Context: one part of a larger RNA
RNA sequence: GAGUAACGAUAAAGGGGGUGAGAGGCCCCCUCGCCGAAAGCCCAAGGUUUCCUGCGCAACGCUAAUCGGCGCAGGGUUAGUCGGCCCCUAAGGCGAGGCAGAAAUGCGUAGUCGAUGGGAAGCAGGUUAAUAUUCCUGCACCACUCAUUAUUGCGAUGGGGGGACGGAGAAGGCUAGGUCAGCCUGGCGACGGUUGUCCAGGUUUAAGCGUGUAGGCUGGGGUCUUAGGUAAAUCCGGGACCCUAAGGCUGAGACGUGAUGACGAGCUCCCACGGGAGCGAAGUGAUUGAUGCCAUACUUCCAGGAAAAUCCUCUAAGCUUCAGAUAAUGAGUGACCGUACUCCAAACGGACACACGUGGGCAGGGUGAGAAUCCCAAGGCGCUU
Numbered sequence: 001g002a003g004u005a006a007c008g009a010u011a012a013a014g015g016g017g018g019u020g021a022g023a024g025g026c027c028c029c030c031u032c033g034c035c036g037a038a039a040g041c042c043c044a045a046g047g048u049u050u051c052c053u054g055c056g057c058a059a060c061g062c063u064a065a066u067c068g069g070c071g072c073a074g075g076g077u078u079a080g081u082c083g084g085c086c087c088c089u090a091a092g093g094c095g096a097g098g099c100a101g102a103a104a105u106g107c108g109u110a111g112u113c114g115a116u117g118g119g120a121a122g123c124a125g126g127u128u129a130a131u132a133u134u135c136c137u138g139c140a141c142c143a144c145u146c147a148u149u150a151u152u153g154c155g156a157u158g159g160g161g162g163g164a165c166g167g168a169g170a171a172g173g174c175u176a177g178g179u180c181a182g183c184c185u186g187g188c189g190a191c192g193g194u195u196g197u198c199c200a201g202g203u204u205u206a207a208g209c210g211u212g213u214a215g216g217c218u219g220g221g222g223u224c225u226u227a228g229g230u231a232a233a234u235c236c237g238g239g240a241c242c243c244u245a246a247g248g249c250u251g252a253g254a255c256g257u258g259a260u261g262a263c264g265a266g267c268u269c270c271c272a273c274g275g276g277a278g279c280g281a282a283g284u285g286a287u288u289g290a291u292g293c294c295a296u297a298c299u300u301c302c303a304g305g306a307a308a309a310u311c312c313u314c315u316a317a318g319c320u321u322c323a324g325a326u327a328a329u330g331a332g333u334g335a336c337c338g339u340a341c342u343c344c345a346a347a348c349g350g351a352c353a354c355a356c357g358u359g360g361g362c363a364g365g366g367u368g369a370g371a372a373u374c375c376c377a378a379g380g381c382g383c384u385u
Stems, first nucleotide, its partner, number of pairs: 013031006032382004040362004046342002050340001051075006060068002080141002082338003086119003092113003098107003122139005142334011153319002158314004166301004172294003177288005182203006188196001204262002208257003215250004219244008228236002263283001266279005302305001348357002364376003
């Protein structure tokens, strides 16, 4: 220079009460303003205690601070079903033997790893200061082991089926959600009017189980035969004949049950004013309607759109009083790891509490073709001079 520039989005504050040495900024209340395909909610990655409570204010916070993602201390993350681990494989990695190389090492078979993919099973309500599909309540489901009973050809690393998949387009059936009406409870307005076609709030309920619908796919059954499926096969494929008009597979949703339960506006009681306890009405219909479900469906096109295991079935070796298999019932088992909090951000990446960047899911009302726009709800904020 200079007590100058700046104090990081121009979304915005005002009042009352409280605490305190001290209050524009902390806490409570009222009013106002801003976002609302977000500036709300839930995850993945990343972070790693930042979560909750108590006590603090030196430093950190672009100001103050009684406040804080700050300091100190204590507390907090509960799983057969969510995710991982596990089984399976993709690109790719490693790689016994092997091949190459002077070696280091490179390549690679059998294998073995490797999810961003495939594979068993959980919903609703309640609860904590802080966790919950994990605890509790209610109602479920799956796999395996053992036992009993009944029936019985069982058996794989092998065969077959299946898993199993592209782009585009169109029509349909539903539901979530919304809206309106009805119903239930409350209200009758402290300037006037308002018992009415008035106002406010509520009208919520899952998985599972039963049924098998709109629809989609496929004709179905039997006998015989068979140079194929590296052996075998009753399985799959090929062939012949006979009978037959429906049968099978799949499939949202609705309905019933789950539920004589839960939740529920509100009411009553208690209160340390933070809250706690109890009781509990109605709980229906119509309409609209998805980008969600049926649907990996259907139609169509050429560029022709993973693999393997779980699963079903077939036999081989073998076993055949055993073992094994199927069904029912009962008993038991289900370990280990993650789980707090943040997550378009003051907690991640940007040296910062940085106007930047960061994948997925949810998607209310009015306007509207719309996830645009503007205004609102739930919810969250007024961006730390």